A computed fold for a 482-nucleotide part of an RNA from an uncultured Bacillota bacterium, annotated as small-subunit ribosomal RNA, 3' major domain.

Context: one part of a larger RNA
RNA sequence: UGACGGGGGCCCGCACAAGCGGCGGAGCAUGUGGUUUAAUUCGAUGCAACGCGAAGAACCUUACCAGGACUUGACAUCCCGUGACCGUCUAUGAAAGUAGACUUUGGCUCUUUGAGUCACACGGUGACAGGUGGUGCAUGGCUGUCGUCAGCUCGUGUCGUGAGAUGUUGGGUUAAGUCCCGCAACGAGCGUAACCCUUGUCCUUAGUUGCCAGCGAGUAGUGUCGGGGACUCUAAGGAGACUGCCGGGGGAGCAACCCGGAGGAAGGUGAGGACGACGUCAAGUCAUCAUGCCCCUUAUGUCCUGGGCUACACACGUGCUACAAUGGUCUGUACAGAGGGAGGCGAUACCGCGAGGUUGAGCUAAUCCCAGAAAGCAGAUCUCAGUUCGGAUUGCAGGUUGCAACUCGCUUGCAUGAAGCUGGAGUCGCUAGUAAUCGUGGAUCAGAACGCCACGGUGAAUCCGUUCCCGGGCCUUGUACA
Numbered sequence: 001u002g003a004c005g006g007g008g009g010c011c012c013g014c015a016c017a018a019g020c021g022g023c024g025g026a027g028c029a030u031g032u033g034g035u036u037u038a039a040u041u042c043g044a045u046g047c048a049a050c051g052c053g054a055a056g057a058a059c060c061u062u063a064c065c066a067g068g069a070c071u072u073g074a075c076a077u078c079c080c081g082u083g084a085c086c087g088u089c090u091a092u093g094a095a096a097g098u099a100g101a102c103u104u105u106g107g108c109u110c111u112u113u114g115a116g117u118c119a120c121a122c123g124g125u126g127a128c129a130g131g132u133g134g135u136g137c138a139u140g141g142c143u144g145u146c147g148u149c150a151g152c153u154c155g156u157g158u159c160g161u162g163a164g165a166u167g168u169u170g171g172g173u174u175a176a177g178u179c180c181c182g183c184a185a186c187g188a189g190c191g192u193a194a195c196c197c198u199u200g201u202c203c204u205u206a207g208u209u210g211c212c213a214g215c216g217a218g219u220a221g222u223g224u225c226g227g228g229g230a231c232u233c234u235a236a237g238g239a240g241a242c243u244g245c246c247g248g249g250g251g252a253g254c255a256a257c258c259c260g261g262a263g264g265a266a267g268g269u270g271a272g273g274a275c276g277a278c279g280u281c282a283a284g285u286c287a288u289c290a291u292g293c294c295c296c297u298u299a300u301g302u303c304c305u306g307g308g309c310u311a312c313a314c315a316c317g318u319g320c321u322a323c324a325a326u327g328g329u330c331u332g333u334a335c336a337g338a339g340g341g342a343g344g345c346g347a348u349a350c351c352g353c354g355a356g357g358u359u360g361a362g363c364u365a366a367u368c369c370c371a372g373a374a375a376g377c378a379g380a381u382c383u384c385a386g387u388u389c390g391g392a393u394u395g396c397a398g399g400u401u402g403c404a405a406c407u408c409g410c411u412u413g414c415a416u417g418a419a420g421c422u423g424g425a426g427u428c429g430c431u432a433g434u435a436a437u438c439g440u441g442g443a444u445c446a447g448a449a450c451g452c453c454a455c456g457g458u459g460a461a462u463c464c465g466u467u468c469c470c471g472g473g474c475c476u477u478g479u480a481c482a
Base pairs, nucleotide, nucleotide: 001482002481003479004478005477007476008475009474010473011472012471013470015466016465019430020429021428022427023426026321027320028319029318030317031316032315033314034312035311042053043052064307065306066305067304068303069302070301073128077127078126079124080123081122082121083120087102088101089100090099091098092097106118107117108116109115110114130296131295133294134293135292139290140289141285142284143283144281146279151190152189153188154187155186156185157166158165159164170181171180172179196273197272198271199270201239202238203237204236205235206234207233211228212227215226216225217224242267245261246260247259248258249257323423327382328381329380330379331378332377333376339370340369341368344363345362349358350357351356389420394415395414396413397412398411399410400409436458437457438456439455440454441453442452
C1' cells in the first nucleotide's frame, strides 16, 4: 500500500421488511447428472453450467457407432499428358463405388498445315491438401461476472531516507469522485451525466396506398365514387423542462442542495433503450473464425448406407397444463399493436364433423393476403362431485410436409379417461402501465415450440422502515496474510 475480520461509523440495492404471484407435491415438455449402449458426438458445471452453444438432430445437419468404399484425395495452387464441357446406357451394389459401352469435339490470338493460350473434364507425378485431432494453462478476437457499482488514474508541486502519501481526505449534498464550501495543493484524463434512438404534448411542411368533418352522387351494405386537408395517421423539421417562477428549509455567507406550490401534456435524470472505466476470476470459447506448438497422413483425412445424438431403476434445474364456480361448456357480440409474404401470403366459392382438399381473385404490399385477436360483454347451462374439473395414457380411423415419418415429425375425429382436491424443509420474481393475466406476430424452418425474441389488451397490492440476511461503496481500526 492492499486484502481480510462472526471490528466500528456512514450510505445504497426487490437485500430484508410490507405485499402479489410462483417453484419445491401431480402429469407432460425441455436441459443436465447418473446409468445403459456398438454409439448414446463435443462443449458449458456455485452465484456467472443445466428451454445454455442449438434462431429448430427422421435423411442431410453430424462432429458419434457398425458396415461398405477411396487414397494427390470432397476442396486449393503448381507441373506433365489427353480430351471441349455436358450427357446417355449396361452389369453389380443398400448406396457410395467398381467394371464397361455409346455420343460429342469449345472460345480467343497468330505465320489460317499447325502452334500458343483461356476455361473445364479425365489420367499421372510429387510438392501438398485435409483433420469438429490435443493444448482456452501458448494466443488473437469475442463474451460472461463484480456492475451502470462510482470508482480508476495522470502531470506538475509539496511531504517522506524510502515503499509511498497528498490531490481522491474533511463539512454538507447527490442516482453519481454529482455539485458546493474548506484544505499544500493546482490542474487534467478514463468513467458518471449529457450528446444518440424510442415514447409522452404542440406547431410547421406534405396528403397516397392512409383519413372522411362539411358538400354532392351511389349502394342491401361498405370512403364505394366526385371531392376535401379539417381530424386521425404517416414522416421530415422544429418548439417544449431549465429547479426557469413563488414560498419555506439549509448554512458563517444571496452556496450546493432539500421540501411544498403554481403553471404545464410532462417536474425535478419525465419513462424505456443503446452505451459497461482501471481491472478481477490462468472465468468461458482452439467445435464460429483466426492462430503458435504438438500429433494423424491407404488415416485421427474423404464418400456412402443404416443406426445413434430421441436409450431409462433413478436425481436435479427451467417451463407448460391443472387441481376448478373470480370456474367449465354452449350461443351471440365488441375493441389492438407490432410483424411477415413471390419456389411466397393466399381471398372467394365448393367439398369435408374436422385437420384439410379443389379452385385460384388480389398482392413485389399504409393498396391484396396471413387475420378469426383473446381475456371482455350479454344470455343459457353445470351445483361442489375426482365432477360437464383435469387432460396424461392407449386403441381405431384420417390429414399434411417430405425420396422417406418403423426406430423418430406435427396434426384431426371418435373412443379411452391416469395422477392431481393448492403442495414439507426450503426457495424465486416483481415498486407501475410494473406484477399477475389474455391473446397476436416473427426468426430458425420442407415439416417439426410448452423454448426464444417482439407486440399490444385488461390491470393490482405494498413500501411504516433499515434491527437482521445477502451483495456493494466511502472513512476508520486490528492483523503473525501478500
RNAcentral holds the full RNA, with entries from Greengenes. Its mean pLDDT, the model's own confidence on a scale to 100, is 83.